[in-house]
Molecule: transfer RNA
Organism: bacterium
RNA sequence: GCCGGUAUAACUCAGUUAGCAGAGUGUCAAAUUUGUAAUUUGAAUGUCGUGGGUGCAAUUCCUACUACCGGCU
Numbered sequence: 001g002c003c004g005g006u007a008u009a010a011c012u013c014a015g016u017u018a019g020c021a022g023a024g025u026g027u028c029a030a031a032u033u034u035g036u037a038a039u040u041u042g043a044a045u046g047u048c049g050u051g052g053g054u055g056c057a058a059u060u061c062c063u064a065c066u067a068c069c070g071g072c073u
Base pairs, nucleotide, nucleotide: 001072002071003070004069005068006067007066010025011024012023013022019056027043028042029041030040031039049065050064051063052062053061
């Protein structure tokens, strides 16, 4: 230098061809318990990496860039 992949909650990750942003773990509260735990119920938390474009509407499509990973030279 060229090619490809990944980027979504505190963490690990879904989200399928645009139409209300989710799960598990974790955190907090309550119930239960002699009692931290375990179990049950409930709650909070997101500029969907950044900037543009298309479109009524973009996490999703197009484009440039950034970070990380891999391959080629």